[in-house]
RNA sequence: GCGUGAUUAGCUCAACGGUAGAGCAGCAGAUUGAGAUUCUGUGAGUUGCAGGUUCGAUUCCUGCAUCGUGCA
Numbered sequence: 001g002c003g004u005g006a007u008u009a010g011c012u013c014a015a016c017g018g019u020a021g022a023g024c025a026g027c028a029g030a031u032u033g034a035g036a037u038u039c040u041g042u043g044a045g046u047u048g049c050a051g052g053u054u055c056g057a058u059u060c061c062u063g064c065a066u067c068g069u070g071c072a
Base pairs, nucleotide, nucleotide: 001071002070003069004068005067006066007065010024011023012022013021018055026042027041028040029039030038048064049063050062051061052060
């Protein structure tokens, strides 16, 4: 340089073009002599950035950025 995959909550990952969710972690409470475990509740997102298509985009298209990978 060319091809290809990924980018969504603190972390790991979901999400037919129609209200963005789960697990873990965090916080609060119950339980305990105090912890751990367990149970209950709860906050957290400009969906990498900029455009385009659409009534409507995490999803489709284009460019850019970062990371992985194949070829040279």
Transfer RNA from Thalassovita autumnalis, 72 nucleotides, folded computationally.
Its mean pLDDT, the model's own confidence on a scale to 100, is 83.
It matches the Rfam family "tRNA". Rfam links the family to the GO term triplet codon-amino acid adaptor activity. Rfam classes the family as a transfer RNA.
It was read from a public genome assembly.
The organism belongs to Thalassovita, within Bacteria.